Order: sequence, then structure tokens, then C1' cells
RNA sequence: GGGCCGUUAGCUCAUUUGGUAGAGCGUUGCUAUGGCAUAGCAAAGGUGACCGGUUCGAAACCGGUACGGUCCA
Repeated sequence: GGGCCGUUAGCUCAUUUGGUAGAGCGUUGCUAUGGCAUAGCAAAGGUGACCGGUUCGAAACCGGUACGGUCCA
């Protein structure tokens, strides 16, 4: 320098062919217990890496940039 893959909640990851963004764990509150563990219920938490484009509408499509992984030189 070039090819490919990845970047979404605090963490690990879904969301596939464009139409209001989700789960598990974690966090907070409530209930049950004398208390803890545990269980149940509820809630908070995301400019979807960044910039631009296409579209009535983009996490998703197109271009560029950044970071990480991997292969080639």
C1' cells in the first nucleotide's frame, strides 16, 4: 500500500433483502424474608463509529473518513 470482516444500551450480541431498535447479563425501584441468597413485577438506559448522498422514509443501499481484526505485498 491492497483485499475481506467488524463498529448498535454499561458488557456480550440480535435486528438481512428500507417502514416506530430488541434480548440476555448488569443497574435502579417495588413485592415476598427477621436478614441474606433467590424469585417475581416494573423502570431507566441507544445522535445505531463519523461525514455526505439516494429515497416519502436509511442501523440497513451508495461514496468517503476513523478505529479494530485478518490475509497478501
Annotation: This is a predicted structure of a 73-nucleotide RNA (transfer RNA) from Parcubacteria group bacterium Gr01-1014_17. It matches the Rfam family "tRNA".